A computed fold for a 101-nucleotide RNA from Bisbaumannia pacifica, annotated as TPP riboswitch aptamer (THI element). Rfam family: TPP riboswitch aptamer (THI element). From the family's description: Vitamin B(1) in its active form thiamin pyrophosphate (TPP) is an essential coenzyme that is synthesised by coupling of pyrimidine and thiazole moieties in bacteria. Its family is annotated with thiamine pyrophosphate binding in the Gene Ontology. Lineage of the source: Bacteria > Pseudomonadati > Gammaproteobacteria > Oceanospirillales > Bisbaumannia.
RNA sequence: CACUGUCGCCAGGGGUGUCCCGCGGGACUGAGAGGGCCGAGUGCCGACCCUGGAACCUGAUCCGGUUCAUGCCGGCGGAGGAAGUGCGACAUGCCCUACCU
Numbered sequence: 001c002a003c004u005g006u007c008g009c010c011a012g013g014g015g016u017g018u019c020c021c022g023c024g025g026g027a028c029u030g031a032g033a034g035g036g037c038c039g040a041g042u043g044c045c046g047a048c049c050c051u052g053g054a055a056c057c058u059g060a061u062c063c064g065g066u067u068c069a070u071g072c073c074g075g076c077g078g079a080g081g082a083a084g085u086g087c088g089a090c091a092u093g094c095c096c097u098a099c100c101u
Base pairs, nucleotide, nucleotide: 001093002092004091005090006089007088008087009086010084011051012050013049014048017028018027019026020025021024035045036044037043038041056081057080058079062075063074064073065072
């Protein structure tokens, strides 16, 4: 120094689907499918993920496949947009300088 990894701190971004039933329970995928607060709001907090990018959104009431069903899988996607290219420590890698051989 780094388009790298882990940890810590502060700041910020995001998502609540499908099916069954006795409506409060269960099943599927996933990191997470929604827990808490109240003044009930594009609110606050918690969990989880993400911050130079596939977290997440648009395209999308999209296309193909699978399934009881569903962004469940793939395409779309070398498309567009998207929040710190933050600080510190350690590790790894690379470079430079000094000394010795």